This is a predicted structure of a 133-nucleotide RNA (c-di-AMP riboswitch aptamer (ydaO/yuaA leader)) from a soil metagenome. The coordinates come from a structure-prediction model, not an experiment, and the mean pLDDT is 78. It matches the Rfam family "c-di-AMP riboswitch aptamer (ydaO/yuaA leader)". From the family's description: This family represents a conserved RNA structure found upstream of the ydaO and yuaA genes in Bacillus subtilis and related genes in other bacteria. Of the family's consensus pairs, 92% are formed in the model.
[in-house]
RNA sequence: AGCCGAAUCCCUGGCACGGCGCCGGGGAACCGGGGAACCAGGUUGUUGGGGCGAAUCGUGCGGCGGUUUCCACACGGAGCGCAGCUCUUUCAGCGCUAGCCCGUCAGCUAACCCGGGAGGCUCAAGAGAGAGG
Numbered sequence: 001a002g003c004c005g006a007a008u009c010c011c012u013g014g015c016a017c018g019g020c021g022c023c024g025g026g027g028a029a030c031c032g033g034g035g036a037a038c039c040a041g042g043u044u045g046u047u048g049g050g051g052c053g054a055a056u057c058g059u060g061c062g063g064c065g066g067u068u069u070c071c072a073c074a075c076g077g078a079g080c081g082c083a084g085c086u087c088u089u090u091c092a093g094c095g096c097u098a099g100c101c102c103g104u105c106a107g108c109u110a111a112c113c114c115g116g117g118a119g120g121c122u123c124a125a126g127a128g129a130g131a132g133g
């Protein structure tokens, strides 16, 4: 100076301090969940079910293995991000496709109720169209 993401801003108490710190409280932007009627849908759950998130589906081979399942690798489809004035879009290019949570339970859902408001990363910049500035 930028990027992913909801994750930024304001007020305040205490401690510390040879400036930008640490701990706590309150609020706002923004984000998520629960929760009627109507609508949708029957249930029969160790092959539970569900939520945040782009992070899922399938095929092949191998391993474990009674089957399902699980793991690794390869490939393909869906999905997501980047590219420098901003937004949308086309082509080409590069990358990601995790992790965590609830706890047997939750469709949608007005009123109402509850929660989050982090963390991580980069030093690189392709071309065209439209609109704005």
Stems, first nucleotide, its partner, number of pairs: 001122004008028008030116005039107001048105001049102004056077005062071002079096004085132007